[in-house]
Context: one part of a larger RNA
RNA sequence: GAACGAACGCUGGCGGCAUGCCUAACACAUGCAAGUCGAACGGGAUCCUAGCUUCGGUUAGGUGAGAGUGGCGGACGGGUGAGUAACGCGUGGGAACCUGCCCAGAGGUACGGAAUAACAGUUGGAAACGACUGCUAAUACCGUAUGAGCCCGAGAGGGGAAAGAUUUAUCGCCUUUGGAGGGGCCCGCGUCAGAUUAGGUAGUUGGUGGGGUAAAGGCCUACCAAGCCUACGAUCUGUAGCUGGUCUGAGAGGAUGAUCAGCCACACUGGGACUGAGAUACGGCCCAGACUCCUACGGGAGGCAGCAGUGGGGAAUAUUGGACAGUGGGGGCAACCCUGAUCCAGCAAUGCCGCGUGAGUGAUGAAGGCCUUAGGGUUGUAAAGCUCUUUUGCCAGGGACGAUGAUGACGGUACCUGGAGAAUAAGCCCCGGCUAACUUCGUGCCAGCAGCCGCGGUAAUACGAAGGGGGCUAGCGUUGUUC
Numbered sequence: 001g002a003a004c005g006a007a008c009g010c011u012g013g014c015g016g017c018a019u020g021c022c023u024a025a026c027a028c029a030u031g032c033a034a035g036u037c038g039a040a041c042g043g044g045a046u047c048c049u050a051g052c053u054u055c056g057g058u059u060a061g062g063u064g065a066g067a068g069u070g071g072c073g074g075a076c077g078g079g080u081g082a083g084u085a086a087c088g089c090g091u092g093g094g095a096a097c098c099u100g101c102c103c104a105g106a107g108g109u110a111c112g113g114a115a116u117a118a119c120a121g122u123u124g125g126a127a128a129c130g131a132c133u134g135c136u137a138a139u140a141c142c143g144u145a146u147g148a149g150c151c152c153g154a155g156a157g158g159g160g161a162a163a164g165a166u167u168u169a170u171c172g173c174c175u176u177u178g179g180a181g182g183g184g185c186c187c188g189c190g191u192c193a194g195a196u197u198a199g200g201u202a203g204u205u206g207g208u209g210g211g212g213u214a215a216a217g218g219c220c221u222a223c224c225a226a227g228c229c230u231a232c233g234a235u236c237u238g239u240a241g242c243u244g245g246u247c248u249g250a251g252a253g254g255a256u257g258a259u260c261a262g263c264c265a266c267a268c269u270g271g272g273a274c275u276g277a278g279a280u281a282c283g284g285c286c287c288a289g290a291c292u293c294c295u296a297c298g299g300g301a302g303g304c305a306g307c308a309g310u311g312g313g314g315a316a317u318a319u320u321g322g323a324c325a326g327u328g329g330g331g332g333c334a335a336c337c338c339u340g341a342u343c344c345a346g347c348a349a350u351g352c353c354g355c356g357u358g359a360g361u362g363a364u365g366a367a368g369g370c371c372u373u374a375g376g377g378u379u380g381u382a383a384a385g386c387u388c389u390u391u392u393g394c395c396a397g398g399g400a401c402g403a404u405g406a407u408g409a410c411g412g413u414a415c416c417u418g419g420a421g422a423a424u425a426a427g428c429c430c431c432g433g434c435u436a437a438c439u440u441c442g443u444g445c446c447a448g449c450a451g452c453c454g455c456g457g458u459a460a461u462a463c464g465a466a467g468g469g470g471g472c473u474a475g476c477g478u479u480g481u482u483c
Base pairs, nucleotide, nucleotide: 001483002482003481004480006479007478008477009476010475013355014354015353016352017351018350019348020347021313026311027310028309030308031307032306035072036071037070040069041068047062048061049060050059051058052057079266080265081264088191089190090189091188092187093186094185097183098182099181102179103178104177105176106175107174108173109172110144111143112142113141119134120133121132122131123130124129150159151158152157164171165170166169192238193237194236199229200228201227204226205225206224207223208222209221210220211219241263242262243261244260245256246255247254248253268289269288270287271286272285291302292301293300294299319345321344322343323342327341328339329338330337331336358388359387360386361385368379369378370377371376394419395418396417397416398415402410427472428471429470430469431468432453433452434451438467439466440465441464442463448455449454
């Protein structure tokens, strides 16, 4: 000098665009953050209309809430960086794999069956939640048939599928081939410090048989062999998410990894699998533990490192806001529903950029202040005065783009027009040298200053104040960190 997710002190007018718990991966009240489909299914509260009525109801038609079975989605999106020195990441390759929805091609969609929730009844429990009996449907479940292609097999041969719905035009379902996109696995190279860590390793290294997986493989297992890594640093210890990038620098390099983007890991702590195309699953399940809460003491409930918000920690970091209008996502034929993703608004000079706090004229160089050799000098064209202008702000009127037909949270916002009026708007640090800028008074090695050198003990340009001056300016200084 530059930079910052900064903080602190003094000060503070406006706008645009960004950014905002770096500390306790500490604990969390409350609300919201993942639903949707009646064009898969049984059923149906409520309300409306009409008929009958003993006025209690009942029948028919329509409407169709909530719950349930079933389907798809809850593996995306959002958060955090604890762990991890690793094929985790980066880059370049590889072969033994999987892939719902989507796209393209080929073929098929036949015949049957048994249940079960909802519901009704009985019943246990404080609750959470159940138990028994009975009834019922399906795109839920099961069987038979067929099967070009598919799978197993050297071959002969063997195995194996489906589901319907409606507003009648579609949406589906099954088998199979290919694709796209996505993912799993392996390898070369690169990837912090310590030798005051020198040896480490028994499924360890390799082979054979078997198992397992979507798939190669000690991934697992039995047997056999005795290997394998290491001074080109194994092992151990400490630290750390990695990268594109960011900061600095002429570059080489050094430091760093907030926001944005890619990958990885995690979801109270540890372990486990289930379902599924996909998870070993943040707002799913089971077990154990710590913690918190409810309890009728028998037993139960919970997981903000989602968005707000609270306590705590800290030098320090925001609203318990609006909207699905746009973009995108999930479901649905659609209408539409959901979406704290997102788009906006609020708060903060936290940063960058832009604008303003007036312009011209004005000498008797006014008054006042300060200095003085008492003549004067300086503040200083500065003020007042006169002549103008109206950015910003204020008042009034109009008023968008974003929305190709409808739909606008933002927002009566941006912007435009008119009006009044210099009106609403300047501070901070410094002045001994480095380093731009000097005098007076006070103080008297005191009080104090200080980045370094150093100032202060009676004339201090270095402390404190005033006048004057220098620098930057809605900021200015200080501290911290990096180059």